The prediction has a mean pLDDT of 81. A computed fold for a 92-nucleotide RNA from Rhodoferax sp. TH121, annotated as c-di-GMP-I riboswitch aptamer. Its Rfam family is "c-di-GMP-I riboswitch aptamer". Rfam's curators write: GEMM was predicted in a large-scale screen for bacterial structured RNA regulatory elements. Rfam links the family to the GO term cyclic-di-GMP binding.

[in-house]
C1' cells in the first nucleotide's frame, strides 16, 4: 500500500408525548419523558418541505365584512439532503 475481521473509555445529545410560557402561525424556549443519533454540534449558502398575521390581485359577496385562489414578500425546519466549519474515541 491492500484486503479481511474484532474491539472500544469518559460520556454526549434528546423524538413523540404531558406541562408551563413566546408567536397569528408553521414552530421556538424551560422542565418532565426516550424514538433514535458517530456529529441528531455550530450555521439557512443551495434544493426539499412546512407557515401567511399584514401587503398586492382575482372570484364570490346586496355595500362591507367573513370566505377561495394566485404573487410578491417574509418566517419556520440544522432530527428533510446536500454545503461549510469545529469536535470526541479506536487502531494504524
Nucleotide at each position: 500500500c491492500a484486503a479481511a475481521a474484532a474491539u472500544c473509555c469518559g460520556g454526549g445529545c434528546a423524538a413523540a408525548c404531558c406541562u408551563g410560557c413566546c408567536g397569528a402561525g408553521a414552530g421556538g424556549c424551560a422542565g418532565g419523558g426516550a424514538c433514535g443519533c458517530a456529529a441528531a454540534g455550530c450555521c439557512u449558502c443551495c434544493g426539499g418541505u412546512c407557515c401567511c398575521c399584514a401587503u398586492c390581485u382575482g372570484c364570490a359577496u346586496u355595500u362591507g365584512g367573513c370566505g377561495c385562489g394566485g404573487a410578491a414578500g417574509g418566517g419556520a425546519u440544522a432530527g428533510c439532503g446536500g454545503g461549510g466549519u469545529u469536535g470526541c474515541c479506536a487502531g494504524c